[in-house]
Molecule: small-subunit ribosomal RNA
Organism: Anaerolineae bacterium
């Protein structure tokens, strides 16, 4: 530089993330089928199921030049009774004899796991008809038999007997090139070859006038075809582990073309198998085909090679070849015929039929071509083949038109009503004719002539006319393509995830769009994606996965040097790898598909030559691996025997008296029959405190007082010996905690089960009192554990630091200690590296090599069945159906915890007053009702919407009316005493009714507007959806939080910042820090209140001056002049900032104290509510999408209801009294409101109130506070408390107080004597007590609400606890977030499955009996042409029938084996909607959990023993890091 080739992912586990992991999709393919649709042509392909059964026709015949005969035609001849008969010849036809063929071609895939197939070889162990080449020969005889004739049997199929005859039929003889056999010699590894001798052994004729041709016989060779043998290769199951008697070998014989146990006899005892024998299942094999980047995987239709089979099973005959698809015999099943005696048949040939099935074609034409059989040939036969028909079954090609055409037509759909879109699409105009129709011509395929099924086909020409020709699937994501309507978890969709419960891009339809197109989709199957079985190319600490541990046979792997060899390995050459296919190139059909020529590739295999690095093999050597010797050292290593003290319990005795024990608290229990306590003595069993330590030892399990005996392993030093002796290790063998089992002991304590006491709703538990097995010993079983470092063993390599145990060396020392180095063990932290992360990190989970074990989604299932083991319990090995779209690991953010730490809040505590009890008011639930309208429902509904329900309000009920409407807009028509007012009369009113009265605006003077009536559009709806919404609001919470940019860290979610140390009311501030800044919140800015100042001074104020009044006083009056000092009013300023001082603190932020100040550390109060949460509340305040309604769900009216009343709850009021009640007197506010209003004085009334009318649109008038204070009475009583209830009499508002108002007076005088469990508010001008005002409002059920002032406390040690919240941290199986999740029994339904008395069936084998055909053997008295003897008769040789033996298909009997169906009943399992019981697990899950084992229990489960951390929390110990 050129050429060629070349690998894509996505969805789905989560709140999110990374990983693991399965499921699913996009691609390609098909002998396909199904749905919808369908114009043409070419080339292919077409029963995958029942190797099921088959009607009918055809698929193998041919030769007269092998033969006799018959018949026909012709010629000729003889005879003739002229009818004809016979002979000869020619031609033809034919059954038979004979020959060749029928063993090919065609079909199918049942069987077969095999030398069946593929490949490479062997055959010295073989055969081969026809064909070719070569050598030699073909002489001379004999015999039989079919046809035919006669007779006979039979329904038929068919058969028998007699007689005659030919041949290329059969048989001797001769010849012997040859060939075969035997023997000798030579040769060869061998049955080979050569040679000599002996014996044996052939033949057929036909045609032709002849030449000659075709045949025949023997032998040799060739070609092609075959038989047999061998190496290697290609399925599954070990829940098939042992198989084998002709079995393995030998000898001899038989048999075959030929080797061989192929067969027989005898002899020997072998042969095969974990590299998988045997058995079971499945399957024709290959070239190839599909897929794949490849390696592979899957497959074996069509075409080609091989094999096997031909109704099922067996058998042989013939033949060159068969154990024979269209031959035979026998048996069996089936079908058919029958005269019932007996026969016939085999489509897995081509068509075709039935059946099965989702499904697969014509009972076609032709031998013209190619090929085959026979024949000398002509020729005949050929469902091989060539063609045609049917089928979109596949591949390929073509068409259904092209151009112009915007008023962007009509119409459809959508719409925000403007428009958009279908859409240049159509129409229209111009053009073309592939296809189609009609007409004409017309092949190649045929090698010398003739002869063409296809076929009047392909092809060519002409004419006509856009004419004859488009569908299917999809449109939520993956995945290209969106809207409307309908439907309303229904109907339905769905490959996975998932859609559908009233606004569905996911269902159905439509419009539009996307994709492909005579097809398009669906289903099924294969490969791919899937590195998801990983050779290429995976893993095993926690995701699935390291055997509990060791010893070790086989196997695998193996140190250094050298020599040899050349098996592996590498290279070259040769052979082979059929053709087709594939790739490529060239060519032929108009192109392509298709077809033809050439080239190419390739694994594997064989032969040969060469190379020798590595591996193997053989020899020699070595010492670094391994082992040994010697010298030291540590240790709970193992086994046995003995021994010691403390403690518990029990027994005896003493002292002593009423308790003890136990628990959260108790009780059961022990004890006056003397316990417990205490002292002394004794018995017995078990375990060994301190030492003790992430110390030691061991392979693991495990091992702990002391002494002795026996015994294993390890470490250090030395470098003396051996010389690779090594590593690993499937099977195998051994060891193996606890529990458990057997036998016998032992038994103190503890303690399953069990009994009792508690707890509890229950308590088969946790706690307590007892207590048996067991725990202990001996011997024997069991063989499992979270047998864990959840980490197999070995070797080597790869920075360090720091502890600790055991040795060694050095330095130093008297010595120890110290320090340095080193080997072995055991911990922690960490470089690089690895990891999904967590983490690991010379003790690897790093980097490599060797060997073993194991994994492949979850559940079902540590299961079933089967095998093995066990006394049993059970262990080990280990599935499937079915079911799910996940199950999982690590980490992240939250939330939560009956986890931890820190902090806050009237959260608790400390206080005060209450609520819960009473009566009443109000609200709610419930109930009731014609209606008791609706909403609000834990905190965050319940004196809430409602700051005013007698009518109205009003939405509810009953009844009565109206229907363009009570209200708006527009249009059309109509109307002229119109609009409006509106009397009689009906009526409860609304409404109806209409007498009478009676306008307005503009005007061009025509009329128009307004109005009214009718009609059409529409109005109206407190009808539904607050889960379609806007807006507004509540709550967490005035809690201190919530975020962003950039940077940094992490694969990522995310983290950091925001954590930490202090501090604050505060994420307030300071310091630190991979962060630096910023935003929304906090704070401040705003209002109000507290102090001061300035300004202003009426309606406010009156110190001062004056005035007035009463009175003599330091009097009264702001009504007056005057004044604005004060109070006040209302505007603007000032003031407070930890500013100052001291202490404390990191010198900071700050905190504590103090000074000053009216006020001190945000001075008090208010307004202000971050990101968000609760599908929180509100469609009935308003607005609003959608839906619904339209003489009613609208609207008007009257009456009723919202006010009901056995009850329950909530918020309040008034009380229960003496800190009080009542009577009298008397003092002091502030906020506010006032015109159809507030209302003074005065008068009337006990009073509510009435009359009255001054003043006031207000700092002017209305306008009086109450508790308090002073005084009197009441004296503890259901009262002079309390005021409910009720009676009576009144007042007021209002159209109207019956349901259903308020007030007054008189009378009445209920419950109630301080309130159970529980519960609320409040930290200072607060609580409590007291009144005042206002809104709404005619009035008022207001005791409510919103404000205002008056009087005016107590308490806070403190943060353990309850509630709520903030920050940090921890655990989590939660994420709808603990009101979470979730387990098991039981009940019901469905499904698959195990066991099961049995029952039914299938398969193969075994034992015995029987035994067809047939081959072989025996016999063969019956029969018998050829040859021999013989004149003949006859005999012989040979043969046949018959009989018989071995073998033998099948059948029968029997006991077993394996597999399957059904099965009363039964076991568990999976799934299913909101069923029942409990609460086991996840947080310390409320008793930490899990685990092996044992017992127990409705169930989860509980308990004992031992083990694990995959346990939270606190404390302690040890280690590490830093200083």
């Nucleotide at each position: 530089u050129c050429u060629a080739c070349g690998g894509a992912g996505a969805g789905u586990u989560u709140g999110a993330u990374c990983c693991u992991g399965g499921c699913u999709c996009a691609g390609g393919a098909u002998g396909a089928a199904c749905g919808c649709u369908g114009g043409c042509g070419g080339c292919g392909u077409g029963c995958c199921u029942a190797a099921u059964a088959c009607a009918u026709g055809c698929a193998a015949g041919u030769c007269g030049u092998a033969c006799g005969a018959a018949c026909c035609a012709c010629u000729u001849u003889u005879c003739u009774u002229c009818g004809g008969a016979g002979g000869a010849g020619u031609g033809g036809u034919u059954a038979g004899u004979g020959g060749c063929g029928u063993c090919c071609g065609g079909g199918u895939g049942a069987g077969u796991a095999a030398c069946a197939c593929g490949u490479a070889g062997g055959u010295g162990a073989c055969c081969u008809a026809c064909c070719c080449c070569g050598a030699a020969g073909u002489g001379g005889g004999g015999a039989a038999u079919a046809a035919c004739u006669a007779c006979c049997c039979g329904a038929a199929a068919g058969g028998g007997u007699u007689g005659c005859u030919a041949a290329u039929u059969c048989c001797g003889c001769a010849u012997g090139u040859g060939c075969u056999c035997c023997g000798g010699c030579a040769u060869u590894c061998g049955g080979u070859u050569g040679u000599c001798g002996g014996a044996g052994u052939a033949a057929a004729g036909c045609c032709g006038a002849a030449a000659g041709g075709c045949g025949c016989u023997u032998c040799g060779g060739g070609a092609g075809g075959g038989g047999c043998c061998u190496g290697c290769g290609g399925c599954c199951g070990a829940u098939u582990a042992g198989c084998u008697a002709g079995u393995u070998g030998g000898u001899a014989g038989g048999g075959u073309a030929a080797u061989g146990g192929c067969c027989u006899a005898c002899c020997a005892a072998g042969g095969c198998g974990a590299a998988g024998a045997u058995c079971g299942g499945u399957a024709g094999c290959u070239g190839g085909u599909c897929u794949g980047a490849g390696a592979g995987g899957a497959u074996g239709a069509u075409c080609a090679g091989c094999c096997a089979c031909a109704c099922u099973g067996g058998c042989a005959c013939u033949g060159a070849a068969a154990c024979a698809c269209g031959g035979g015999c026998c048996a069996g099943a089936c079908u058919c015929c029958u005269a019932c005696g007996g026969g016939a048949g085999g489509c897995a040939g081509c068509a075709g039929u039935a059946a099965g099935g989702a499904a697969u074609a014509u009972u076609g034409c032709a031998c013209a071509a190619u090929g085959g059989g026979c024949g000398a040939a002509a020729g005949c036969c050929u469902g091989a083949u060539g063609c045609a028909g049917c089928a979109a079954c596949g591949c390929c090609g073509c068409g259904u038109g092209g151009g112009u055409g915007a008023a962007g037509a009509a119409g459809g759909c959508c719409u925000u009503c403007g428009g958009g879109u279908c859409g240049u699409a159509a129409a229209a105009c111009c053009c073309u004719u592939u296809u189609c129709u009609g007409g004409g011509g017309g092949a190649c395929g045929a090698g010398a002539a003739a002869g063409g099924a296809c076929g009047g086909u392909a092809c060519c020409c002409c004419a006509g006319g856009a004419a004859u020709a488009a569908g299917c699937a999809c449109c939520g994501g993956c995945u290209g393509a969106c809207u409307a309507c309908g439907u309303g978890c229904c109907a339905g969709c769905a490959g996975c995830c998932g859609c559908g419960g009233u606004a569905a891009c996911a269902c159905g339809u439509a419009g539009g769009g996307u994709g492909c197109g005579a097809g398009c989709g669906u289903u099924a199957u294969c490969c791919g994606g899937a590195u998801u079985u990983a050779c290429u190319g995976g893993g095993c600490g926690u995701a699935a996965a390291g055997c509990g541990c060791g010893c070790g046979c086989a196997g695998g792997c193996g140190g250094u040097g050298u020599c040899g060899u050349a098996a592996g390995u590498u290279g070259g050459a040769c052979g082979u790898g059929a053709a087709a296919u594939c790739u490529u190139u060239c060519g032929g059909c108009u192109u392509a598909a298709c077809c033809g020529g050439g080239a190419g590739g390739g694994g594997c295999c064989g032969u040969u030559c060469a190379a020798u690095a590595c591996u193997g093999c053989g020899g020699c050597a070595c010492u670094a691996g391994a082992g040994g010797g010697c010298a030291g050292a540590a240790g709970a290593g193992g086994g046995g025997a003995g021994u010691g003290g403390a403690a518990u319990u029990c027994c005896c005795g003493g002292u002593g008296u009423a308790g003890g024990g136990g628990u959260a608290a108790a009780a059961u229990c022990c004890u006056u029959a003397g316990a417990g306590a205490u002292c002394g003595g004794g018995a017995g069993g078990a375990a060994c405190a301190c030492c003790a330590g992430u110390g030691g030892c061991g392979a693991a399990g495990g091992c702990g007082g002391c002494u002795c005996c026996c015994u294993g392993g390890c470490c250090u030093g030395u470098u003396c010996c051996u010389g690779a002796c090594g590593c690993u290790g499937a099977g195998g063998c051994g060891c193996g905690a606890a529990a458990g089992c057997g036998u016998g002991g032992g038994g103190a304590g503890c303690g399953a089960a069990c009994g009792g006491g508690a707890u509890u709703a229950g308590a088969u538990a946790c706690c307590c009192c007892g207590g048996u097995a067991g725990u202990c010993c001996a011997c024997g079983c069991c063989g499992u554990a979270a047998a864990c470092g959840a980490u197999g063993g070995g070797u080597a390599c790869u920075g360090g630091g720091u502890g600790u145990g055991g040795g060694g060396a050095g330095u130093a020392u008297u010595g120890u200690a110290u320090c340095u180095c080193u080997c072995c063990g055991u911990g922690c932290c960490g470089a690089a590296g690895c990891c999904a992360a967590c983490g690991c990190g010379u003790u690897a989970a790093g980097u490599a090599c060797c060997c073993c074990g194991c994994c492949u989604g979850g559940g079902g299932a540590c299961u079933a069945c089967g095998g093995c083991c066990g006394c049993a319990a059970g262990g080990u090995u280990a599935a499937a159906a079915c079911u799910c779209a996940a199950a999982g690991g690590a980490a992240u953010u939250g939330a939560c915890g009956g986890g931890g730490g820190c902090c806050c809040g009237c959260a608790c505590a400390a206080g005060c007053a209450g609520c819960g009890g009473a009566g009443c008011g109000u609200g709610u639930g419930g109930u009731u009702u014609a209606a008791u309208u609706c909403g609000a429902u834990g905190c965050u509904a319940c004196a809430c919407g409602a700051a005013g329900a007698a009518c109205c309000u009003u939405a509810c009920c009953u009844g009565g009316g109206c229907u363009u409407g009570a209200c708006a807009u527009g249009c059309g028509c109509g109307u002229a005493g119109u609009a409006g007012u509106g009397a009689a009369c009906c009526g409860a009113a609304a409404g109806g009714g209409g007498a009478a009265c009676g306008a307005g605006c503009c005007u061009u003077c025509g009329g128009g507007c307004a109005g009214c009536g009718c009609g059409c559009a529409c109005a109206g709806g407190u009808g539904c959806u607050g889960c379609a919404u806007g807006g507004c609001u509540g709550u967490c919470g005035u809690c201190a939080g919530c975020u962003c940019g950039u940077g940094c860290c992490g694969u990522g979610a995310g983290g950091u910042g925001u954590u930490g140390g202090g501090u604050u009311a505060a994420g307030u501030c300071c310091c630190g820090c991979a962060a630096c800044g910023a935003g929304c919140g906090c704070a401040a800015c705003c209002c109000u209140u507290g102090c001061c100042c300035a300004u202003a001074g009426u309606u406010g104020c009156c110190a001062c001056c004056a005035a007035u009044c009463u009175u003599u006083a330091u009097g009264a009056u702001g009504u007056u002049g005057g004044g604005c000092a004060c109070u006040c009013u209302a505007u603007g300023g000032g003031g407070a900032c930890u500013g100052c001082c001291g202490g404390u603190g990191a010198u900071a932020a700050g905190c504590c104290g103090g000074a000053g100040g009216a006020a001190g550390g945000u001075g008090g109060g208010g307004a202000u509510g971050a990101c968000g949460u609760c599908a929180a509340g509100u469609c009935a305040g308003c607005a609003u999408g959608g839906c619904c309604u339209u003489u009613a769900u609208g609207u008007c009216c009257a009456g009723g209801g919202c006010u009901a009343c056995a009850c329950a709850c909530a918020c309040g009021c008034u009380a229960c009294a003496a800190u009080g009640g009542u009577c009298g007197g008397u003092a002091c506010a502030a906020u506010g409101g006032g015109a159809u209003g507030c209302c003074a004085a005065g008068c009337c009334g006990c009073g509510a109130g009435g009359c009255g009318g001054a003043g006031c649109a207000a700092a002017u008038c209305c306008u009086c506070a109450a508790a308090g204070c002073c005084g009197g009475c009441c004296u503890c009583a259901g009262u002079u408390c309390g005021g409910a209830u009720u009676g009576g009499a009144g007042g007021c508002u209002g159209c109207a107080a019956c349901c259903c108002g308020c007030c007054u007076c008189c009378a009445u005088g209920a419950a109630g004597u301080c309130g159970g469990a529980g519960u609320u508010g409040c930290u200072a001008g607060u609580a409590a007590c007291c009144g005042c005002a206002g809104g709404u409002c005619a009035g008022c059920c207001a005791u409510a609400c919103u404000g205002c002032g008056g009087u005016g406390a107590a308490u806070a040690c403190g943060u353990u606890c309850c509630c709520g919240g903030g920050c940090c941290u921890u655990g989590u199986a939660c994420a709808c977030a603990c009101c979470g999740c979730c387990c098991g029994u039981c009940a019901c339904g469905u499904c698959a499955u195990g066991g099961g008395a049995g029952u039914c069936g299938g398969c193969a084998a075994c034992a015995c009996c029987u035994g067809a055909a047939g081959c072989c053997g025996g016999u063969g008295g019956g029969c018998u042409a050829a040859c021999c003897c013989g004149c003949a008769a006859g005999g012989g040789a040979g043969g046949c029938a018959g009989c018989u033996g071995u073998c033998g298909a099948g059948g029968g009997u029997g006991g077993g084996g394996c597999c399957g169906g059904c099965g009363a009943c039964u076991g568990g399992g999976a799934c299913g909607a909101a069923g029942u019981c409990g609460u086991a697990a996840c947080a310390a899950g409320g008793u930490a959990g899990c685990u092996g084992u044992a017992g127990c229990g409705g169930a989860a489960g509980c308990u004992g023993c031992g083990g694990c951390u995959g346990g939270a929390u606190c404390a302690c110990c040890u280690c590490c890091u830093u200083u």